Overview:
Two RNAs folded together computationally: RNase P RNA and transfer RNA, 486 nucleotides in total. Its mean pLDDT, the model's own confidence on a scale to 100, is 78. It holds a member of the Rfam family "Bacterial RNase P class A". From the family's description: Ribonuclease P (RNase P) is a ubiquitous endoribonuclease, found in archaea, bacteria and eukarya as well as chloroplasts and mitochondria. By type it is a ribozyme.
RNA sequence: GCGGAUGGCCGGAUGACCGCGGGCCGCCGGGGCAACCCGAGGCGCGAGGAAAGUCCGGACUCCUCGGAGCGACGGUGCCGGGUAACGCCCGGCGGGGGCAACCCCAGGGAAAGCGCCACAGAGAAGAGACCGCCGAGGGUUCGCCCGAGGCAAGGGUGAAACGGUGGGGCAAGAGCCCACCGCGGGACCGGCAACGGGACCGGCACGGCAAGCCCCACCGGGAGCAAUGCCGAAUAGGGGGUCCGUGCGGGCUGAUCCCGGCCGCAGGGCCAGGGAUAUCGCCGCAGGGCAGCUUCGGCCCGAGGACCCCGGGUUGGCAGCUCGAUCCCGCCGGCAACGGCGGGACUAGAGGAAUGGUCAUCGACGGGGGCAGCCCCGGAACAGAAUCCGGCUUACAGGCCGUCCGCACGU
RNA sequence: GGGCGCUUAGCUCAGCGGGAGAGCACUGCCUUCACACGGCAGGGGUCGCUGGUUCAAUCCCAGCAGCGCCCACCA
Numbered sequence: 001g002c003g004g005a006u007g008g009c010c011g012g013a014u015g016a017c018c019g020c021g022g023g024c025c026g027c028c029g030g031g032g033c034a035a036c037c038c039g040a041g042g043c044g045c046g047a048g049g050a051a052a053g054u055c056c057g058g059a060c061u062c063c064u065c066g067g068a069g070c071g072a073c074g075g076u077g078c079c080g081g082g083u084a085a086c087g088c089c090c091g092g093c094g095g096g097g098g099c100a101a102c103c104c105c106a107g108g109g110a111a112a113g114c115g116c117c118a119c120a121g122a123g124a125a126g127a128g129a130c131c132g133c134c135g136a137g138g139g140u141u142c143g144c145c146c147g148a149g150g151c152a153a154g155g156g157u158g159a160a161a162c163g164g165u166g167g168g169g170c171a172a173g174a175g176c177c178c179a180c181c182g183c184g185g186g187a188c189c190g191g192c193a194a195c196g197g198g199a200c201c202g203g204c205a206c207g208g209c210a211a212g213c214c215c216c217a218c219c220g221g222g223a224g225c226a227a228u229g230c231c232g233a234a235u236a237g238g239g240g241g242u243c244c245g246u247g248c249g250g251g252c253u254g255a256u257c258c259c260g261g262c263c264g265c266a267g268g269g270c271c272a273g274g275g276a277u278a279u280c281g282c283c284g285c286a287g288g289g290c291a292g293c294u295u296c297g298g299c300c301c302g303a304g305g306a307c308c309c310c311g312g313g314u315u316g317g318c319a320g321c322u323c324g325a326u327c328c329c330g331c332c333g334g335c336a337a338c339g340g341c342g343g344g345a346c347u348a349g350a351g352g353a354a355u356g357g358u359c360a361u362c363g364a365c366g367g368g369g370g371c372a373g374c375c376c377c378g379g380a381a382c383a384g385a386a387u388c389c390g391g392c393u394u395a396c397a398g399g400c401c402g403u404c405c406g407c408a409c410g411u
Numbered sequence: 412g413g414g415c416g417c418u419u420a421g422c423u424c425a426g427c428g429g430g431a432g433a434g435c436a437c438u439g440c441c442u443u444c445a446c447a448c449g450g451c452a453g454g455g456g457u458c459g460c461u462g463g464u465u466c467a468a469u470c471c472c473a474g475c476a477g478c479g480c481c482c483a484c485c486a
Stems, first nucleotide, its partner, number of pairs: 001407010012362007020046002023043003028039004048382001052393002055391005060224004066296005073220005078092005093107001094105004108215002113213002115209003130155002132151003137146003163181006182204001183202003188197003228319004238310007247285003251282002254280002257275003260271004287301004312485003326345008365378005412482007421435004429466001437453005459475005
C1' cells in the first nucleotide's frame, strides 16, 4: 500500500423567534363558601438505537389459583458458569468452512419401539444377482453352446448398496488370512464436566431420518394496563337459551302469629310468661358447585346458581404511571459474561394522544466546472414513545475509534 | 395498545414429505338457423418472499411481508 476479520461508539450542530404537551413557582387577574378551576407571567424539561416485529423472559394486577401425586398439552435440549428469569449472554468441547485473523452449527437418544426411504435398480435394511466370474458334467460343424452348483471382485442403478486400500490365497471369489486406515468395546490416565488420549481386545456386526411419532432430562396455571381499583353521569338492574338444584332436624323463640300480664286517655310500648312451627332468620348434619383426575386444604350455594346469546346507557374524572433487576465513573474479584464496594447523575408521561415551524451560521456526504489552489448547486438514513424492564430479530444514508490476519514492497 | 388467524390457477377452495389438483371462469372444436345448455379437447401456477432441516419441502422449522378478525366502561 492492497485485501480481509472483529469489537465499540455516533447517527446532524449552535443560536434567535413563534407554537404545542407536562412539571414547579408566586407579590398577578377572574370565578368559587371552600377544596380548587380558568387565564396570563416566570423557571426548567420534552422520542430511539432500534421507541418497530410482538418472537422469548420477567415485574405488576386480577382470576377462590394454595400443597402433593398422576396424566394431558406446550416448550427447551453438548458441558460448565452468569442472571430476577430466559429459547439470552460468557467460557469451553465436538463437527464444518477459511492460507489465516475468524466465522457457522435446533449440537441429547437411531443396539427401547413404531413408521418412512418415491423414481431408478437384481436388491433399500439381517437385502440381493441384471450384466458378469468360476464351474463337475454333457453336446459340438472345434468357432463355441448347454449347464447342477459356487461367487460377489468388476460393470450398472441410486441421495444412500451391509467397511476402504494393498498383498496373500482361491477353480473363481470373499475379513477367508495379513498390514495400515476406519469402526465397535475398552483397563487406565487427564479434565468439575462435555470430552480428549489410550495398552489391549473384536474380523466387522450396528445405513439414513427424531425441524416424523416417540424415549430421556428439565421447565411451564390462565389472562393481560382496553389488566385492575375508586368516583360521577345515564339507562330497561330488560329478554331468550342450556345445564345443575331447591334435602333432613319443632335444635334455637331471634322475628312474624295466637294467648296471657303490665303501662298509657289513645295510636301504641314493655315482659328472662306460655303456645304454634306455616314463613323468615340463626345453628347443626348431610348435599351440590368451583381444577383434567385423586387427595388435603380453601371458597361459593340454601332457592337460586353457572355459562352463552340478544338488547339498554355512557364515551366523563382520579389512581395504576414512571426511581428502576436504572445509568456513568473509579477500585476490587473473575479469562469473560457478571458480581461487590464507594462516589456522582436522574427531570416525556400524553390519553384520538404534545415533542413542530421559520430564519441565520455551520455542515458529514453527493453532483457539476477547473490542470490546480478553488468556485457553484443540493443537503441528512431507518424511523417515531403509549404500564415498565432484560434479551433476540428485523430496518438503517453516512462517519469515527480500537484490535487482529493475509499478500506485496521498503528499512 | 394487547391477543389471534390466513396467504395454493382470474375467483372459491382441497392437498400436508416423493407426480400441484377440483369446481366456476377462459380458449378452440362439435351440437343449433343463431344463442344458451350440453359434449370433447386445451391453455394458465416462482404454492406470498428469504433462509434452514432432509437424498427430496406447497407440506417441517425460523425470519420477514401482506390481508383479516376479536378485546372499552356502567346497570